[in-house]
Model confidence (mean pLDDT): 80 of 100.
A computed fold for a 114-nucleotide RNA, annotated as FMN riboswitch aptamer (RFN element).
RNA sequence: UCGUUCCUCUGGGGAUAGGUGAAAUUCCUUAUCGGCGGUUUAGCCCGCGAGCCAUCAGGCAGAUCCGGUGUGAUUCCGGAGCCGACAGUACAGUCUGGAAGAGAAGAGGACAAA
Numbered sequence: 001u002c003g004u005u006c007c008u009c010u011g012g013g014g015a016u017a018g019g020u021g022a023a024a025u026u027c028c029u030u031a032u033c034g035g036c037g038g039u040u041u042a043g044c045c046c047g048c049g050a051g052c053c054a055u056c057a058g059g060c061a062g063a064u065c066c067g068g069u070g071u072g073a074u075u076c077c078g079g080a081g082c083c084g085a086c087a088g089u090a091c092a093g094u095c096u097g098g099a100a101g102a103g104a105a106g107a108g109g110a111c112a113a114a
Base pairs, nucleotide, nucleotide: 001114003111005110006109007108008107009106010105015030017029018028019027031094032093033084034083035048036047037046038045043082044081051060052059053058064080065079066078067077068076086097087096088095
């Protein structure tokens, strides 16, 4: 070198705040978080994953604009916004649970002959 090969490991963050209330980390105020691949560096551009439904074919599945620099950026800088599965519970991105799970994907290793 080689394969639609095999093995191992890694693989999701965030309220001990205040108020109301019989009760809320769920409401209100304030705070705070951001998986993986692509692309000028991305939670909100394209795609994937988890989740839900299913007649097991498949289906559903969130959110961004303005200005600046630049060959190139809805990714950087400045400003102002927005979004977040299911079950439980006073209505949950942040609590508890399925989950010591699963997984996009990443890293490392093995392999006859020559």